[in-house]
RNA sequence: CUUACACAUGCAGUCGAACGGGGGUUGGUCUUUCGGGGCUGGCCCUAGUGGCGCACGGGUGAGUAACGCGUGGGUAUCUGCCCUGGAGUGGGGGACAACCGCUGGAAACGGCGGCUAAUACCGCAUACGCCCUUAGGGGGAAAGGUUUAUGGCGCUAUUGGAUGAGCCCGCGUCGGAUUAGCUUGUUGGUGGGGUAACGGCCCACCAAGGCGACGAUCCGUAGCUGGUCUGAGAGGAUGUUCAGCCACACUGGGACUGAGACACGGCCCAGGCUCCUACGUGAGGCAGCAGUGGGGAAUAUUGGACAAUCGGCGCAAGCCUGAUCCAGCAAUGCCGCGUGAGUGAUGAAGGCCCUAGGGUUGUAAAGCUCUUUCACCGGGGAAGAUAAUGACGGUACCCGGAGAAGAAGCCCCGGCUAACUCCGUGCCAGCAGCCGCGGUAAUACGGAGGGGGCUAGCGUUGUUCGGAAUUACUGGGCGUAAAGCGCGCGUAGGCGGCUGAUCAAGUUGGGGGUGAAAGCCCGGGGCUCAACCUCGGAAUUGCCUCCAAAACUGAUCGGCUAGAGUUCGGAAGAGGGUAGUGGAAUUCCCAGUGUAGAGGUGAAAUUCGUAGAUAUUGGGAAGAACACCGGUGGCGAAGGCGGCCACCUGGACCGGUACUGACGCUGAGGUGCGAAAGCGUGGGGAGCGAACAGGAUUAGAUACCCUGGUAGUCCACGCCGUAAACGAUGAGUGCCAGGUGUCGGAGAGCAUGCUCUUCGGUGCCGCAGUUAACGCAUUAAGCACUCCGCCUGGGGAGUACGGCCGCAAGGUUAAAACUCAAAGGAAUUGACGGGGGCCCGCACAAGCGGUGGAGCAUGUGGUUUAAUUCGAAGCAACGCGAAGAACCUUACCAGCCCUUGACAUACCGGUUUCGGCUUCCAGAGAUGGAAGCUUUCAGUUCGGCUGGACCGGAUACAGGUGCUGUAUGGCUGUCGUCAGCUCGUGUCGUGAGAUGUUGGGUUAAGUCCCGCAACGGGCGCAAUCCUCGCCUCCAUUUGCCAUCAGGUUUGGCUGGGCACUCUAGAGGAACUGCCGGUGACAAGCCGGAGGAAGGUGGGGAUGACGUCAAGUCCUCAUGGCCCUUACGGGCUGGGCUACACACGUGCUACAAUGGCGGUGACAGUGGGCAGCGACCCCGCGAGGGUGAGCUAAUCUCUAAAAGCCGUCUCAGUUCGGAUUGUACUCUGCAACUCGAGUGCAUGAAGUUGGAAUCGCUAGUAAUCGCGGAUCAGCAUGCCGCGGUGAAUACGUUCCCGGGCCUUGUACACACCGCCCGUCACACCAUGGGAGUUGGUUUUACCCGAAGGUGGUGCGCUAACCCGCAAGGGAGGCAGCCAACC
Repeated sequence: CUUACACAUGCAGUCGAACGGGGGUUGGUCUUUCGGGGCUGGCCCUAGUGGCGCACGGGUGAGUAACGCGUGGGUAUCUGCCCUGGAGUGGGGGACAACCGCUGGAAACGGCGGCUAAUACCGCAUACGCCCUUAGGGGGAAAGGUUUAUGGCGCUAUUGGAUGAGCCCGCGUCGGAUUAGCUUGUUGGUGGGGUAACGGCCCACCAAGGCGACGAUCCGUAGCUGGUCUGAGAGGAUGUUCAGCCACACUGGGACUGAGACACGGCCCAGGCUCCUACGUGAGGCAGCAGUGGGGAAUAUUGGACAAUCGGCGCAAGCCUGAUCCAGCAAUGCCGCGUGAGUGAUGAAGGCCCUAGGGUUGUAAAGCUCUUUCACCGGGGAAGAUAAUGACGGUACCCGGAGAAGAAGCCCCGGCUAACUCCGUGCCAGCAGCCGCGGUAAUACGGAGGGGGCUAGCGUUGUUCGGAAUUACUGGGCGUAAAGCGCGCGUAGGCGGCUGAUCAAGUUGGGGGUGAAAGCCCGGGGCUCAACCUCGGAAUUGCCUCCAAAACUGAUCGGCUAGAGUUCGGAAGAGGGUAGUGGAAUUCCCAGUGUAGAGGUGAAAUUCGUAGAUAUUGGGAAGAACACCGGUGGCGAAGGCGGCCACCUGGACCGGUACUGACGCUGAGGUGCGAAAGCGUGGGGAGCGAACAGGAUUAGAUACCCUGGUAGUCCACGCCGUAAACGAUGAGUGCCAGGUGUCGGAGAGCAUGCUCUUCGGUGCCGCAGUUAACGCAUUAAGCACUCCGCCUGGGGAGUACGGCCGCAAGGUUAAAACUCAAAGGAAUUGACGGGGGCCCGCACAAGCGGUGGAGCAUGUGGUUUAAUUCGAAGCAACGCGAAGAACCUUACCAGCCCUUGACAUACCGGUUUCGGCUUCCAGAGAUGGAAGCUUUCAGUUCGGCUGGACCGGAUACAGGUGCUGUAUGGCUGUCGUCAGCUCGUGUCGUGAGAUGUUGGGUUAAGUCCCGCAACGGGCGCAAUCCUCGCCUCCAUUUGCCAUCAGGUUUGGCUGGGCACUCUAGAGGAACUGCCGGUGACAAGCCGGAGGAAGGUGGGGAUGACGUCAAGUCCUCAUGGCCCUUACGGGCUGGGCUACACACGUGCUACAAUGGCGGUGACAGUGGGCAGCGACCCCGCGAGGGUGAGCUAAUCUCUAAAAGCCGUCUCAGUUCGGAUUGUACUCUGCAACUCGAGUGCAUGAAGUUGGAAUCGCUAGUAAUCGCGGAUCAGCAUGCCGCGGUGAAUACGUUCCCGGGCCUUGUACACACCGCCCGUCACACCAUGGGAGUUGGUUUUACCCGAAGGUGGUGCGCUAACCCGCAAGGGAGGCAGCCAACC
C1' cells in the first nucleotide's frame, strides 16, 4: 500500500546589534503634599513598524503519452544569501502603524480624528564602472546600527565567479487502424507588443501553408528515471523504502509580493462540504507528524529530544525545527543466538505394529557426571562530544551469583517429491497444484503410531519472472498438425551483377567529455560474527565530440557484358476475340407403311397409344453439343480451352547476328482477370433439368428408382467475386548422383532409320539430403540468399458489432463474454465392416428322424405359502448341483428344549469302566428319573499311581449350508481339438512395433516343401497312451470239444486234450513303403497292386497363450465382516411334492412297417454275502414259502427284445392309455400329506402337430431290448452294453461360427462401439430490440466573478515643481467603460 474519502485536538519562525513605544525589575540623582513625580543608567519580556525566512525541508501520485522524464547538446536569459575586483556611502524631506481619544459589530474584524521613529518611504547631489543612444548626447544609487577601539556587520551601483533556475533542440519513452485523415493562430513572413529571455507567446497585415501509413488525429491506460525482481543471456515484469526530476495541495480560475511562487500550513473569486452565528455575516482545508471516523483481506504512538546531522533568523548568546536522531507497536523482512552437553541397554514403563517369535518409538527417557549462551538477580558502566551540552540510557558492554533451570512449533508422507503402517469411514464424510483418490481390506479422506522436511518459524493465498524455443533479435513455423492471398500487372518500400576513382553517412580503431550519489560486482576496514555500515576500485554495454582507416554497405562520377531487353530466321499449340460453315444424334411437325401395344423397372405403376402410339420410310424445322482422332498429349498467370475455315491478336520455344548497358527481383496499399451457382435488361429454348406434380419403395420416404416438368443451362450487355479456386506446396536466383518414357526445336554421325549431343516443357522410379511420420527428392518438401503473405490450443466464429463493397443474395475486414482439457497430425497393434481374396465346420444345401399341437414325467419361471431352503440365467441356466426329498437327508417353517455346547485341544475335581438288554414313570419327542440283568479296559511299583474312557466345574474356545465367487486357492464351463500363441539373438524403425509367423504350393493341422534378413527355440498340431479290427507266440480253468475213450442222466456229463473259439499277456503288422500319372527333379495329390486294415484305419484319453471380474465361499480350503442362552445344537410335525398359468428337456401315443394272441431262435456289458437267489410248491398277478449253489469265465440276476406265424381291416377302433373306483403285493419304525408294483373295472386328450426350431455323414441316424451306479423302497433321468440297420452330400451363392492375408476406421468398455440434430424445462454469457438514463468529448450561441491590461478618471490626493499665500501643475488612488477571461 484500499477512498487524491472526510477530519476533532496538539505540534514554525526569528532578529531589541534597524525603529518608536509599552511592561517588569534593579541602580544613581533631584524633588515631594511622602501617594508620588522629573532626569539619567543596567537587565529582562515584548504587541507593532521594519529586515530576512516562509519558493527549503516534509507529504502525495490525482492529473500528465508531454521536451513530462531519461540521455546528450545549445543559449535569445535571470540569479537573494556566498566568493572576488575596483568604486561609493553627501545633503535633505514628508508620512504611516504602534500609542491616545471617540465610535460600529454577536463575533471575525473595523471606521474617524490626533501624535511619532527607523536599515520603512521620497526628491536633490555625485557616477570609475553600468544602462539607453540618432554616437551629438541622455539616464539612474545609497542606511545605518553596534563596539572602549582598531574593527567587524550592513547599505548602493557595478565586474567576474559559484550555486540555482528559465528556455530551445537531436534521440529514446505503453496499447488500439473495428481511430485515416488532422489543422485557421493553424504553417510561414513583415511590423509591433510582451517577457529576465528566444518564440504566434500576443496583435495587425500578407502568403496558403503545416502534420500524417517511419502512424498524424482520436480513444484507453500510465507520474518518469537511477534502480528492483526474474533470467545463462537477450529479454520480461515493475517504479515501495533510498536518490534525481516532474506534477499536485478541498475542486476550478486568477493574479499579488518577491531574487525566486502563480505559493501545502499566503491572498482574491466561483463551486461543493463542514463549523460558528444575534441571520446581517463570518471561519476552515492533515496528499506535514501523531491521532479519529469510514472503507477494507490489510499496515503503528495523539511518545522523548534538539545531545548529534542539516536548515531558518541572529554579531552573538540563543530561539525555532513532528526535517532529523531516538524510543514504542507488529516474527513484516534480513542476519545472528538459545531452548542444553557427555554418558547411559534390564534395549525400563507406556504407546503403536505383529507372522505372537518379536519389532519400533530408542540413547530417546530415567539415572549419573557436567556446562550457563539467552533470560533472571546484584555490582560496575561507555564511545557517540575537540572545552561545555547525551533524548537514547543505567542502554551497549564488563564482572559476580543461582539453577537444566524460564524457552518448539508448523507442514508433509499415492506419483511428480524426501518420508508407511494400523484403525475408522464405505462414491458417504471428505481430499485435490496436475494426474487423480473414496462404491467394506484406502500408504490419497479422518484419527493414531512411526517417518520426512524446515525451524522461531511453518503452511496457504495472491502477484511477477522462469521453466515456455508456448511471439522464436539471440531462437519457431506454414504438403497432411494452426498457417501460401484464386491468379496476374504494378506504386511506395526492401534487396540487388563485374570494374575504376572520389567522399566518409553506416562500419572499424584510438583519444577526450559525460554516463549524479546510492545500489550490483571486486578488494580492504568497523560493529564478538553476520545482516548492516564504511573506504577504494571496477562497471555503467549509452550519448556527444576529435583524430585516423577506406575492406564491405552507402553516395557521386565513369567504364563493362555474364542478369534483363531489342533485332533476324524457324517452328509447335483445344492460348484469346469476331464472322461464317459442316455432319451425326435428339426432339417436334407433315406424309406413307403398319397394328396393339409401347415405355419403364429389382419388380411395377404413373405416362403414351385404336382420335392409330411404339417400330419403320421420306420430307421439313429448331436449338445445343462437337463421337472417332484423344494420349499422366498440347496451350494459358490462374479460372480455363476440343468439329472445320477465314481474319484480328497475346505469350512461350529453338537457332543466329548486331545493339542497349543493370534498364533487375519482390511487391504493403492499388488495379485488372477470375469456374459454377446467383442477380438485372433483352433475346433464345432441342436435349437435360433445381423447384414442383404424379407413380413406386418404405414403419415413414419431404430421398435414392420411374413418368412428367418451371427457372436455369445458350446468346448480348451489365453485376456478383466466391470454390477441396488443390500440387491442400507464394514468387525469383544459384548450387547438389542418376535411370527411364513423352512433347517442341536445333546440331553431329553414318550402316537412311537409327545412334549420339544439346535447349525448353511434361511424367514415373530412385541416391545423397530432408521429414514427427507419411513422404519429397534438379518440376524439392534438399543446400542457401532476397522479397511478400500467413499461423500461435479447441469451441464460441469466419460469427456479432462497426467500417467498406453489392440491386439483392451476400462478400471483405474481424472480436469478446462464456466454455472445455483437450482439439489435431502421422504411424502402430487389435477389434469391427450390410469391404475384398483364400479356406474350414452337420454351417447351409441333399437326406433321415424329431421338438413346437395331446396326455403324462421332470426341471425352471411366476404365483401361492408359516415354509414352499439355496445356487445355476443367451449359446455356455432350465431330467443342471439332485448317482435317487415319506422320517433321515434338510440347509426352510411352526412348536418344545440345551448353553463350554452334537464335535477338538488345554486345566481342576470326581468315578472306574464304557457299553448292551429288560421293565416302569413323565413327555409329541428330544430329554429327565427309577429298577433289574449281563459284561467288566490296558499297564501296574497294587497307591486311582499312569494311560484311556465317562461325569461335574470354570475359562480360553467350539460351532455357523450366515455375507462377500467383485478379496481368494482349487476345480469346472466356453470359444475349441479351433490352429494358433510366443521367446532368444540378429536386422529394420526416433518410437509404438515390425521381421521371423508374410509370399508360391500343400495339409486335418504354423502339416510339410520351396523362397525370403532372418537363424533358431518353446507351448500347442502330430506321434507317444488305452481300446476295436488281422496274425504269431506263451498260458489253460471255471472256458472250449477237432481227435481218442466211457456212460446213457444225452447235458462237455465223465476220462482226457489244449487243436479251434474265447480269455489275457507279449509281439508282429501300415510307412505314401511299391508301381503309374501329376506337380517345380519338392512337399504332396490322384489312380493301382498287395493286404485283415491305406493314406490320421474306427473310437477314446489328451484342451496352447488367453477371453468371459463366466460358475462355485452350499464339496473342500481360505482373508475380511457378522452371530455367540443364538444366525450355534437337539427333537416332533410340516415344507422342499402347493397350482390360474408360461417355458425347456423327455416318455407314451395318435396306429396295419401296427395292436393282440401264439411260437420260442440268437447277444453283450455288468452286478451279487445285511447280497444274487436256482429247482420245487402256492397265488390270475405283484408276490409268498422253501432254500440248492455261488465271495463268481464255475452259482445266480438271465426272460433278451425287435424276429417268425395267426388274427384284427381303418374305427377314436382289439389304436391310445391318462384319469378314477376297488381289491391287493412289497420295502420300511412309519407310505395321510408323499413310494413303487399287481388284479379287476373305468377308458380322457390325441387321427402326425402354426410360426419357428433340433440331432445326425456309417456300423452312424433310426429302431429294439439288456446291465449298472445311487438305493430299505422309488427312473420316462444318467452312465454303459449289444441286436437289426438306412438315406443323402450337386456344391460353397446364401444363414451361423471359425482361421489366414489385405483394406477403411472419428472404434480401444473395441459395432451391444462411437455419435448428430430438433423438441420440452431451468439457468449462465452474449448479439438485436420500441426506448430510457449516465459519463466523456466536440460545435454554435448567451451570460460572465476575481484578475491583469487598455481607456477614462468631473470624486479623493503628504513628499516633487510654480507660487508669499490661496491655489495650480506633475504623478497617484477609488470609481466607471472596453475587449479578454
RNAcentral holds the sequence, with entries from ENA. Small-subunit ribosomal RNA from an uncultured prokaryote, 1381 nucleotides, folded computationally. The coordinates come from a structure-prediction model, not an experiment, and the mean pLDDT is 84. Rfam family: Bacterial small subunit ribosomal RNA. Gene Ontology terms of the family: ribosome and structural constituent of ribosome.